A computed fold for a 329-nucleotide part of an RNA from a microbial mat metagenome, annotated as large-subunit ribosomal RNA, domain IV. Its mean pLDDT, the model's own confidence on a scale to 100, is 85.
Context: one part of a larger RNA
């Protein structure tokens, strides 16, 4: 003096980022048991009480032919201890919010989670030598299956819902028009040849494919989803109107939010005091509906706040065991 243990007056979270880590809880057997709710839960909710030994009664089970022996109960006394679940095993509880529905999986060795998955929904493709994937190919998988099948992308239990826009970039679809290749036809010219034929190069023309333009349709396809201005008998605000500009100008919800810059916003709640939580308001820097939107019982080694209990986290530290350091032999 460190580490691991162990006990602690009063006091009880005053520590701290933050009850981290400690403590407390714990078994069985009776009582009792909100709120919500998908009626399955919630639920060991929460709060309580009891518990040894011994003796009487009481009725049970089981083995045995039968005396009788085991075994669990209930109830009524005695009776010991500071303390009977006397050790060891062995949940601490309740509230509000956010995330995700749940169980599950993940970053072997710093991340367990709100990330993936997922049941569930939707939406393209796919009639079979399927579509889609590997392979240079031969072939394979799909699949000994066949549209309630198989690929692919998205959202992600449920519950109520899921508005406008196809101008742009994509997919599909295209009657008829416009561009648009190379081989292929024809004619012509030039070189080659004494001419001609062929051949070579050149130009013009003819008929053109997909695909491109043009038109069409599609957003649970990528994605988008306004300015400025006047206006009501106090003020304020603006149902109302004007103009501009666009493809369409944000509906229904939710809102200082895992989104909010200003902003410790505003009001209320919670504490003696609160950049913190909750409720609510809407002024939404920059919210918004399968890039899902807003609810949700149950669940979570998630994430943020209170409370109750508990305690050496602290005030504030100290005894005590063990082990090492260390000094001296």
């Nucleotide at each position: 003096u460190u580490g691991c243990g162990u006990u602690g007056a009063a006091g009880g979270a005053a520590c701290u980022c933050g009850g981290c880590a400690a403590a407390a809880u714990g078994a069985c057997u009776c009582c009792g048991u909100a709120a919500c709710u998908u009626c399955g839960g919630a639920a060991u909710a929460a709060g309580g009480a009891g518990u040894g030994a011994c003796u009487g009664u009481a009725a049970g089970a089981a083995a045995g032919a039968a005396a009788u022996u085991u075994c669990a109960u209930a109830u009524a006394g005695u009776u010991a201890u500071c303390a009977u679940a006397u050790a060891a095993u062995c949940g601490g509880g309740g509230g509000c919010a956010g995330c995700g529905a749940c169980u599950g999986u993940u970053u072997a060795a710093u991340a367990a989670a709100a990330a993936c998955a997922c049941a569930g929904g939707u939406u393209u493709c796919u009639g079979c030598u399927a579509a889609u994937u590997c392979g240079u190919a031969a072939g394979a998988a799909g699949a000994u299956g066949u549209a309630u099948u198989g690929a692919a992308a998205c959202u992600g239990a449920c519950g109520c819902c899921u508005g406008c826009c196809c101008a742009g970039u994509g997919c599909u679809g295209c009657a008829a028009g416009a561009g648009a290749a190379a081989a292929a036809g024809a004619a012509a010219a030039a070189g080659u040849u004494c001419c001609u034929a062929g051949c070579u190069u050149u130009u013009u023309c003819u008929a053109u494919a997909a695909c491109u333009c043009c038109c069409a349709g599609u957003a649970a396809a990528c994605g988008g989803c306004g300015g400025c201005u006047g206006u009501a008998a106090c003020u304020c605000u603006g149902a109302c109107g004007g103009u501009c500009c666009u493809a369409a100008g944000g509906u229904a919800g939710c809102g200082a939010a895992a989104u909010u810059c200003c902003u410790u916003g505003g009001c209320a709640u919670u504490u003696a005091a609160u950049u913190g939580g909750u409720g609510u308001c809407c002024u939404g820097c920059a919210u918004g509906a399968a890039u899902g939107g807003c609810g949700u019982a149950a669940c979570g080694c998630c994430u943020g706040c209170c409370c109750c209990g508990c305690u050496g986290u602290c005030u504030c530290c100290a005894g005590c065991g063990c082990a090492a350091a260390c000094u001296u032999a």